């Protein structure tokens, strides 16, 4: 020098569910108050493998919970491809 993994970023793709009702405000993506409902930010919560053998710990996710965060379009967006960069190991 240095594939892949990993860590950051660019650019593409990217699902769900009220453009929900009523109040306040001059007005509004603001504020309040209520029902209904969605997961794929974040966040919580578990199961087998796992040891010689049993208890404890630990033990994931797009699974579940809906705290939060969504519920026209924007933004967001788990996660795919690709590109820059970093770093590492094999070589």
């Nucleotide at each position: 020098g240095g594939c892949a993994g990993c860590c950051a970023u660019g650019c593409g793709g990217g699902a769900g569910a009220g453009u929900c009702c009523a109040g306040u405000c001059a007005a509004g993506u603001g504020c309040u108050g209520g029902c209904g409902c969605c997961g794929a930010a974040g966040g919580g919560g578990c199961a087998a493998a796992u040891c010689c053998u049993c208890c404890c710990c630990g033990g994931a996710a797009c699974c579940u919970c809906u705290c939060a965060g969504g519920c026209a379009a924007a933004c967001g967006g788990a996660c795919c491809g690709u590109g820059u960069g970093g770093g590492c190991u094999a070589c």